[in-house]
RNA sequence: UCAGUCGGCCGGGCAGCCGCGGCGAGCGAUCGUCGAGGAAAGUCCGGGCUCCACGAAGAUACGGUGCCGGAUAACGUCCGGCGGGGGCGACCCCAGGGAAAGUGCCACAGAGAACAAACCGCCGGAUCUUCGGAUCGGGUAAGGGUGAAAAGGUGCGGUAAGAGCGCACCGCGUUCCUGGCGACAGGAGCGGCACGGCAAACCCCACCGGGAGCAAAGCCAAAUAGGGAUGACGCGGCCCAUUCUUGCGCAAGCGGAACGAGCCGGUUCUCUUCGGACCAGUCAUCCGGGUUGGCUGCUUGAGGCGUCUGGUAACAGGCGUCCCAGAGGAAUGGCUGCCACGCGGGGGCAACCCCGCCAUACAGAACCCGGCUUACAGGCCGGCUGAUAUC
Repeated sequence: UCAGUCGGCCGGGCAGCCGCGGCGAGCGAUCGUCGAGGAAAGUCCGGGCUCCACGAAGAUACGGUGCCGGAUAACGUCCGGCGGGGGCGACCCCAGGGAAAGUGCCACAGAGAACAAACCGCCGGAUCUUCGGAUCGGGUAAGGGUGAAAAGGUGCGGUAAGAGCGCACCGCGUUCCUGGCGACAGGAGCGGCACGGCAAACCCCACCGGGAGCAAAGCCAAAUAGGGAUGACGCGGCCCAUUCUUGCGCAAGCGGAACGAGCCGGUUCUCUUCGGACCAGUCAUCCGGGUUGGCUGCUUGAGGCGUCUGGUAACAGGCGUCCCAGAGGAAUGGCUGCCACGCGGGGGCAACCCCGCCAUACAGAACCCGGCUUACAGGCCGGCUGAUAUC
């Protein structure tokens, strides 16, 4: 100097005039102060919060995650590792448990695609022969072909020719040792060795999981017709005490009603067990009427910034400091001038100067927060890697 890779930041500023919304002060005029993002987007995850669903435990269904350890309120997020793959490298990627629990798929080509094979070829036997070979049987899977993938790979020996047939190394399986919290890594021994891939195929295993959402949900005010029709389910039983009693009875009592207790049954979550609640209403559909107003929720937070301590880091804690939108059909804007960035032209060796253009990327809060994903004109800073040149 060039190329690459990883991370961080900005994405307009100043002044004047006019105009908005919140909060505060003021009798008022008015004054002061604050006012849209890194993604506010997507609605893909996780929560806080609110209400509903009877609760607890176990199981099932459904859904989600999937190596190990840690962080976090939590997550499918993040940090650090392990293993695999890509790259000269810095770095990047992985939907990363299980294929000897079972089922299924691997098009076409090819002889054969997993209890899977003999097309060409190689060896050898018999018969025939025009001496080129032909036919029939046997052995074979090293060579060739097909394919994404073909009965581990390379080499040596051996064989009629071959083959883990034997051997060495690698691969695979398994036992032990060492290191590590662990995923795993290294080493030593044994075994010729089961049959490839796909689980973002069904499935198995481990762990996690109620539903809906601020249009959640509360309060106040006002008004109407606590309206009508249809359907479904349900609307318990036994027993004891007390009180009442118009029926029966001469009376004792019987019957009835109210209230309370106990037992059984039913309803209430997909099922079971335990506990709770309920047992004159519940649900669905259609017709008709009233209301559409105001307030709260609504911004002080798992908050921001600075610094110290601990930690490889994510992050956690301590101290200090700050309050940084709360609209309600929806405010945060308009105009002017200058500056900056950028673009075009001219001058200049260069620094720079002059003129013109430009308000210029993606884009706008709506209960809040932590992530992920997507979009982004232009610009700045830093770490690391590679190449080249010079000293």